[in-house]
Molecule: Bacterial RNase P class A
Organism: Kineococcus aurantiacus
RNA sequence: CGAGUCGGCCGGGCGACCGCGUCGGCCGGGGCGACCCGGCCGCCGAGGAAAGUCCGGACUCCACAGGGCAGGGUGGUGGCUAACAGCCACCCGGCGUGAGCCGCGGGACAGUGCCACAGAAAGGAAACCGCCACGCCGAGCGAUCGGCGCGGUAAGGGUGAAACGGUGGUGCAAGAGACCACCAGCGUGCUGGGUGACCAGUGCGGCUAGGUAAACCCCACCCGGAGCAAGACCAGACAGGCAGCGUUCGAGGGCGGCCCGCCCGAGCUGCCGGGUAGGUCGCUUGAGGCGUGCGGCGACGCACGUCCUAGAGGGAUGGUCGCCACCGCUCCCCGGAGCGGUACAGGAUCCGGCUUACAGGCCGACUCGUCCC
Numbered sequence: 001c002g003a004g005u006c007g008g009c010c011g012g013g014c015g016a017c018c019g020c021g022u023c024g025g026c027c028g029g030g031g032c033g034a035c036c037c038g039g040c041c042g043c044c045g046a047g048g049a050a051a052g053u054c055c056g057g058a059c060u061c062c063a064c065a066g067g068g069c070a071g072g073g074u075g076g077u078g079g080c081u082a083a084c085a086g087c088c089a090c091c092c093g094g095c096g097u098g099a100g101c102c103g104c105g106g107g108a109c110a111g112u113g114c115c116a117c118a119g120a121a122a123g124g125a126a127a128c129c130g131c132c133a134c135g136c137c138g139a140g141c142g143a144u145c146g147g148c149g150c151g152g153u154a155a156g157g158g159u160g161a162a163a164c165g166g167u168g169g170u171g172c173a174a175g176a177g178a179c180c181a182c183c184a185g186c187g188u189g190c191u192g193g194g195u196g197a198c199c200a201g202u203g204c205g206g207c208u209a210g211g212u213a214a215a216c217c218c219c220a221c222c223c224g225g226a227g228c229a230a231g232a233c234c235a236g237a238c239a240g241g242c243a244g245c246g247u248u249c250g251a252g253g254g255c256g257g258c259c260c261g262c263c264c265g266a267g268c269u270g271c272c273g274g275g276u277a278g279g280u281c282g283c284u285u286g287a288g289g290c291g292u293g294c295g296g297c298g299a300c301g302c303a304c305g306u307c308c309u310a311g312a313g314g315g316a317u318g319g320u321c322g323c324c325a326c327c328g329c330u331c332c333c334c335g336g337a338g339c340g341g342u343a344c345a346g347g348a349u350c351c352g353g354c355u356u357a358c359a360g361g362c363c364g365a366c367u368c369g370u371c372c373c
Stems, first nucleotide, its partner, number of pairs: 001369010012324007020045002023042008047344001051355002054353005059227004071223005076090005091105001092103004106218002111216002113212003128157002130153003134149006165183006184208001186205008231281004240272006252264004288307008325342008
């Protein structure tokens, strides 16, 4: 310099004015009440994904002695975590020259099922062609050849994604792990290393056992249900219950407050109560952010210090202007001017993940190739 791999971060900045929302203070108003509304001032006011709502938890209510069935989920090992289908480290397999990447990675000798098309046969399987022995018939002087039948044969051909291990030899009528040597693979024993998955070495065995579990199934472990419209509190009206007072010995109501008076007049009042209309809470301080130190390869944990940072309920977070940044186009006096643009997207109980979207930009670690010193 070129080509790549992995990880982390930012995602317009500053200022002015106007507007909007929550909260706090002050003032004013509304409602029978619970409570609510308005004005002014002040603080604060979206994201790395707030998204998809796919996992996991917190929280709330309901259910629940214990155990099991059904159903669902997870699936190499060790760790992290509140938990997880997440993360970290490692193992095994595959890919790459490499940095690295990918894996839905338990079990196919527990059982059952399935394996399209092609093919004779798709599993303790199979004889289509071929090869070989035998029998019969035919041809030939004969060696032998041809046909048919009945058997043997998985070495050769052919089909297929896949057809019962590979090479060499022995053997045989022809063949075959039938037998032998080496190799591959499987099972099993021992030794050594590792917490473990597993790795290395060595002995033995029958010589070989197809694939598929995101097919049923088996094994191990985990899982009660519904969700903030969860739910809790306050509380009119109205039905109901109880008590008291009252119906010519007049409760209670109206005539603006009181007395008298006049009129109406059979119900009125209190308490309980379920919790409707309505109102409030739940609501944001949290497995929290940042910094430093320590432990750990790491995910992460611990200690100390410091900060408070949306909480709506048709749902605020926007707009204008100036300067600057970046990108594109145009112009010229060549480093300035003008115009346009700056993504994906947007809270609704909260948190940890995963996945998906994203203009543009920054940083770090590492690999390969080439050249120079």